The part of an RNA shown here (small-subunit ribosomal RNA, 5' domain) has 521 nucleotides and comes from an uncultured bacterium. The RNAcentral record of the full RNA draws on Greengenes. The coordinates come from a structure-prediction model, not an experiment, and the mean pLDDT is 82.
Context: one part of a larger RNA
RNA sequence: GGAUGAACGCUGGCGGCGUGCUUAACACAUGCAAGUCGAGCGAUAAUUAGUUUCUGGAGGCUUCGGCCAAAGGAAACUGAGGGAAAGCGGCGGACGGGUGAGUAACGCGUGGGUAACCUACCUUAUACAGGGGGAUAACAUAUUGAAAAGUAUGCUAAUACCGCAUAAGCGCACGAAAUCGCAUGAUUUUGUGUGAAAAGCCGAGACGGUAUAAGAUGGACCCGCGUCUGAUUAGCUAGUAGGUGAGGUAAUGGCUCACCUAGGCGACGAUCAGUAGCCGACCUGAGAGGGUGAACGGCCACAUUGGGACUGAGACACGGCCCAAACUCCUACGGGAGGCAGCAGUGGGGAAUAUUGCACAAUGGAGGAAACUCUGAUGCAGCGACGCCGCGUGAAGGAUGAAGGUUUUCGGAUCGUAAACUUCUAUCAGCAGGGACGAUAAUGACGGUACCUGACUAAGAAGCCCCGGCUAACUACGUGCCACAGCAGCCGCGGUAAUACGUAGGGGGCAAGCGUUAUCC
Numbered sequence: 001g002g003a004u005g006a007a008c009g010c011u012g013g014c015g016g017c018g019u020g021c022u023u024a025a026c027a028c029a030u031g032c033a034a035g036u037c038g039a040g041c042g043a044u045a046a047u048u049a050g051u052u053u054c055u056g057g058a059g060g061c062u063u064c065g066g067c068c069a070a071a072g073g074a075a076a077c078u079g080a081g082g083g084a085a086a087g088c089g090g091c092g093g094a095c096g097g098g099u100g101a102g103u104a105a106c107g108c109g110u111g112g113g114u115a116a117c118c119u120a121c122c123u124u125a126u127a128c129a130g131g132g133g134g135a136u137a138a139c140a141u142a143u144u145g146a147a148a149a150g151u152a153u154g155c156u157a158a159u160a161c162c163g164c165a166u167a168a169g170c171g172c173a174c175g176a177a178a179u180c181g182c183a184u185g186a187u188u189u190u191g192u193g194u195g196a197a198a199a200g201c202c203g204a205g206a207c208g209g210u211a212u213a214a215g216a217u218g219g220a221c222c223c224g225c226g227u228c229u230g231a232u233u234a235g236c237u238a239g240u241a242g243g244u245g246a247g248g249u250a251a252u253g254g255c256u257c258a259c260c261u262a263g264g265c266g267a268c269g270a271u272c273a274g275u276a277g278c279c280g281a282c283c284u285g286a287g288a289g290g291g292u293g294a295a296c297g298g299c300c301a302c303a304u305u306g307g308g309a310c311u312g313a314g315a316c317a318c319g320g321c322c323c324a325a326a327c328u329c330c331u332a333c334g335g336g337a338g339g340c341a342g343c344a345g346u347g348g349g350g351a352a353u354a355u356u357g358c359a360c361a362a363u364g365g366a367g368g369a370a371a372c373u374c375u376g377a378u379g380c381a382g383c384g385a386c387g388c389c390g391c392g393u394g395a396a397g398g399a400u401g402a403a404g405g406u407u408u409u410c411g412g413a414u415c416g417u418a419a420a421c422u423u424c425u426a427u428c429a430g431c432a433g434g435g436a437c438g439a440u441a442a443u444g445a446c447g448g449u450a451c452c453u454g455a456c457u458a459a460g461a462a463g464c465c466c467c468g469g470c471u472a473a474c475u476a477c478g479u480g481c482c483a484c485a486g487c488a489g490c491c492g493c494g495g496u497a498a499u500a501c502g503u504a505g506g507g508g509g510c511a512a513g514c515g516u517u518a519u520c521c
Base pairs, nucleotide, nucleotide: 001521002520003519004518006517007516008515009514010513013391014390015389016388017387018386019384020383021349026347027346028345030344031343032342035091036090037089040088041087047080048079049078050077051076052075053074054073055072059068060067061066098302099301100300107227108226109225110224111223112222113221114220117219118218122215123214124213125212126211127210128209130164132162133161139154140153141152142151143150144149170195171194172193173192174191175190176189177188178187179186180185200207228274229273230272235265236264237263240262241261242260243259244258245257246256247255277299278298279297280296281292282291283290284289304325305324306323307322308321327338328337329336330335355381357380358379359378363377364375365374366373367372394424395423396422397421404415405414406413407412428460431454432453433452434451438446463510464509465508466507467506468491469490470489474505475504476503477502478501486493487492
């Protein structure tokens, strides 16, 4: 000199764009943050339409026997309708959002491999969807419990569940041939046996279902190289190293197990200890390098602590389940409930870090055929000079060099064209009018915002640090040391004329900031 997620002191006009718990991965009141589909299903209340049956009997006909029969009422069935809240079922809650505790590791970066793998939704292609069955929630009744939550009996539906049929180029087992390779082998053709599917709904346009193959996307595993400090850590290791077989997995593999062998790693630093998420990047530097890993993007890990699996295409799952532990809360003492490292917000810690805001209008996501619903993602607004950038606090003229201040050798010098005064201008702020883009037909939180126009007044808007040398900038007064008051980054200053302390005048530097502190180059 540059830089900062900064803090502190003094000061503070406006706007744009960014950015804001670096400390206690400390504890959390309250609200919201993941739902959606009635075009899968049953049930359900108001309301309402139609049909049938019963009733009813205005009125009409009459051969007086009777016949026809509207309105109204009741029940059943079939629809329509639709608010809220449940239930079965489907898809989504594995994304998005947060944090950096752990991790020195194939975690990350980079380059490869899988002839050892999976992939819902989406796209393409081919083929198919025949015929049955038994339940169960909701509901009703009974019942236990303070509650959370159940239990028993009975009823019912489905795109829920389960057989059967059919099925190839699909799976499995045993073979044959050809071609090829990268070791295990791969691909193609083919034979025999055997096995596995499906679901409807409808507004008739669609939307779905099953199997197989391919793609796309996303993941999984393996390998080479790189990745902090300490030797005042030198030896470490029994599933340890390898083999055979088996189990397990989507898949390879001591991943796990049985048996066999006795190996494996290490001064090219094993092991141990400390520290730490990694990278793109960011800061600095001419570069080489050094430092950092906030914001934004990629990957990883975690979700009170520890462990476990279930479901599922995908999790060993932040707002799912089970167990244990600590803590908090409720309790009728028998037992239960909870997890902000989501967005706000609270307490605490700290030098220190914001609103319990608005909207789904845009972008994106989930569900839905759609309308649409949900979305603290996101878009915006609020607060903070925290940072960067821009603008303003007026411009021109104006010498009786006014008054006043400071100083003086008392002549003057200086503040100083500075002010007053004259003439202008209106950026910002304030007032009034108009008023967007963002939105292709509709739909705008932002927002009557940005912006434009008009009138109006120099009005409403300057401080901070320094002035001995380094280092730009000097005078006056006060003070007056064995340790006055004090200054100080280093040298140092203060002992009666201190350009170094304090005040004033003047000056220098930067400027809505200026200094100080901390850290990095």